[in-house]
Context: one part of a larger RNA
RNA sequence: GGACGAACGCUGGCGGCAGGCCUAACACAUGCAAGUCGAACGAGAAGUUGAUCUUCGGAUUGAUGGACAGUGGCGGACGGGUGAGUAACGCGUGGGUACUUGCCUCUCGGUACGGGACAACCCCGGGAAACUGGGGCUAAUACCGUAUAUACCGACCUUGGUGGUUCUUGGUUGGGAAAGAUUAUCGCCGAGAGAUAGACCCGCGUCCGAUUAGCUAGUUGGUGUGGUAACGGCGCACCAAGGCAUCGAUCGGUAGCUGGUUUGAGAGGAUGAUCAGCCACACUGGGACUGAGACACGGCCCAGACUCCUACGGGAGGCAGCAGUGGGGAAUAUUGGACAAUGGGCGCAAGCCUGAUCCAGCCAUGCCGCGUGAGUGAAGAAGGCCCUAGGGUUGUAAAACUCUUUCACCGAUGAAGAUAAUGACGGUAGUCGGAGAAGAAGCCCCGGCUAACUCCGUGCCAGCAGCCGCGGUAAUACGGAGGGGGCUAGCGUUGUUC
Numbered sequence: 001g002g003a004c005g006a007a008c009g010c011u012g013g014c015g016g017c018a019g020g021c022c023u024a025a026c027a028c029a030u031g032c033a034a035g036u037c038g039a040a041c042g043a044g045a046a047g048u049u050g051a052u053c054u055u056c057g058g059a060u061u062g063a064u065g066g067a068c069a070g071u072g073g074c075g076g077a078c079g080g081g082u083g084a085g086u087a088a089c090g091c092g093u094g095g096g097u098a099c100u101u102g103c104c105u106c107u108c109g110g111u112a113c114g115g116g117a118c119a120a121c122c123c124c125g126g127g128a129a130a131c132u133g134g135g136g137c138u139a140a141u142a143c144c145g146u147a148u149a150u151a152c153c154g155a156c157c158u159u160g161g162u163g164g165u166u167c168u169u170g171g172u173u174g175g176g177a178a179a180g181a182u183u184a185u186c187g188c189c190g191a192g193a194g195a196u197a198g199a200c201c202c203g204c205g206u207c208c209g210a211u212u213a214g215c216u217a218g219u220u221g222g223u224g225u226g227g228u229a230a231c232g233g234c235g236c237a238c239c240a241a242g243g244c245a246u247c248g249a250u251c252g253g254u255a256g257c258u259g260g261u262u263u264g265a266g267a268g269g270a271u272g273a274u275c276a277g278c279c280a281c282a283c284u285g286g287g288a289c290u291g292a293g294a295c296a297c298g299g300c301c302c303a304g305a306c307u308c309c310u311a312c313g314g315g316a317g318g319c320a321g322c323a324g325u326g327g328g329g330a331a332u333a334u335u336g337g338a339c340a341a342u343g344g345g346c347g348c349a350a351g352c353c354u355g356a357u358c359c360a361g362c363c364a365u366g367c368c369g370c371g372u373g374a375g376u377g378a379a380g381a382a383g384g385c386c387c388u389a390g391g392g393u394u395g396u397a398a399a400a401c402u403c404u405u406u407c408a409c410c411g412a413u414g415a416a417g418a419u420a421a422u423g424a425c426g427g428u429a430g431u432c433g434g435a436g437a438a439g440a441a442g443c444c445c446c447g448g449c450u451a452a453c454u455c456c457g458u459g460c461c462a463g464c465a466g467c468c469g470c471g472g473u474a475a476u477a478c479g480g481a482g483g484g485g486g487c488u489a490g491c492g493u494u495g496u497u498c
Base pairs, nucleotide, nucleotide: 001498002497003496004495006494007493008492009491010490013370014369015368016367017366018365019363020362021328026326027325028324030323031322032321035074036073037072040071041070047064048063049062050061051060052059053058081281082280083279090206091205092204093203094202095201096200097199099198100197104194105193106192107191108190109189110188111187112146113145114144115143121136122135123134124133125132126131152175153174154173155172156171157170160167180186181185207253208252209251214244215243216242219241220240221239222238223237224236225235226234256278257277258276259275260271261270262269263268283304284303285302286301287300306317307316308315309314334360336359337358338357342356343354344353345352346351373403374402375401376400383394384393385392386391407439409434410433411432412431413430417425442487443486444485445484446483447468448467449466453482454481455480456479457478463470464469
């Protein structure tokens, strides 16, 4: 000198763009953050309306209506948060294959015949509650059986290639599908190809400590078997005795990694906020279920700590989502608006949901821009300060005169963002008009380094200080004043880093 997610002190006019719990992965009141489909299905409240009866209260029944809940489908594995753990194929980079892939695209073929249930509902119970037991009725794109399927999967025989795994030709045999709705079409099943997304493996790179030198029994390899979407000690049985390490194994400490950011001429150093990619985690530990995909933040089960409810028998919860609260801290914002746009889920669609997102609010936290007026103006006014008492300086500075109106303010008009419609932002940005210099300057420093000097006070006191050092009666170094220098809506200090 530069940089900052900064903080503190003094000060503070406006706008644009960005940023905003770095600390306790501490605990959380409240609201919202994941639903949707009636064009899969049964049932159907309120309301409206018709008929019949009526003791004038209403009852029965039909139509319309479609709430709440239920079965079923898809989505809840995305999006959003955090960085605790992790020194690891976690990440980065370059390769590889023994694999999977819902929705989407293309191609080929199919969509046949049947069956029995369970919710909802009704009845009877248990419980304070959470919830739950028994009986009965019922629908489906829910569930099950049968048929068919060359193509698909397995076994055996066989042809050809090959050193072999294996690939391939033909045959035999075994196994496996389906769902309808509605008339615009949307679906369902099997197979193949693609796209997308993922899984696994390998080379190289990836912090400190030797005051850590030896580590390892599923350990290293083989055979077999199981398991997986798939290779593999991934698991198991048996066999062998291996495997790693001073080119740093093991152990301990620290840490999410990268694109990047920052500094620097570069090499290098430091760093990993915001944005983007990957990984890991979701009160702590463990586990699986469902599913194309999870071992699942707002799913389930078990254990634990904590909080809450309880009729003491038993139950409920998980903000490292968005706001917000307490706490910690030098320190970090609103319990806001809208789905208008972009994107996502569901739906044929209308649409619904979306604290993703787009906006607004708060904060000089940063960067950038603008303003706080301009011109003329010497009697060099008054006042202040200094003085050798002559004067000097503040100083064209002010006053005064003549102008201007950026920004802010008042009035009017008023967008783009949206394709025919739909605008939260927002009566915003912008434009036009109006008034009036009017509403808008501070902070640090002045001994040398280092730009800027005098007076008074103080008297090794009070104090200053980044280093050297100032202060003990003439202090340009302390405190005040006048003057000056620097930067400017900021200026200084502290911290970290180059």

Predicted 3D model of a 498-nucleotide part of an RNA (small-subunit ribosomal RNA, 5' domain) from an uncultured Alphaproteobacteria bacterium. Rfam family: Bacterial small subunit ribosomal RNA. Model confidence (mean pLDDT): 86 of 100.